[in-house]
RNA sequence: GGGCGCGUGGUCUAGGGGCUAUGACGACGCCUUGACAUGGCGUAGGUCGCAGGUUCAAAUCCUGCCGCGCCCA
Numbered sequence: 001g002g003g004c005g006c007g008u009g010g011u012c013u014a015g016g017g018g019c020u021a022u023g024a025c026g027a028c029g030c031c032u033u034g035a036c037a038u039g040g041c042g043u044a045g046g047u048c049g050c051a052g053g054u055u056c057a058a059a060u061c062c063u064g065c066c067g068c069g070c071c072c073a
Stems, first nucleotide, its partner, number of pairs: 001072007010025003018056001027043005049065005
């Protein structure tokens, strides 16, 4: 330098054009206990890597760039 894949809360992840973006772990609060653990209920936390384009409508499709991984030279 070229080709392919991936980028979504702190971490992992679902979602592949339309409903306020899903769940688990973690954090915090409440209940339960004499207390702790376990368990139950709830809350916060995401401008979906960045910019542009297509579209009535983009996390989703297209282009460029950035980052990571694999392959080729």
The RNA shown here (transfer RNA) has 73 nucleotides and comes from a Thermoplasmatota archaeon.
The RNAcentral record of the sequence draws on ENA.
It matches the Rfam family "tRNA". The family's RNA type in Rfam is transfer RNA.
The prediction has a mean pLDDT of 82.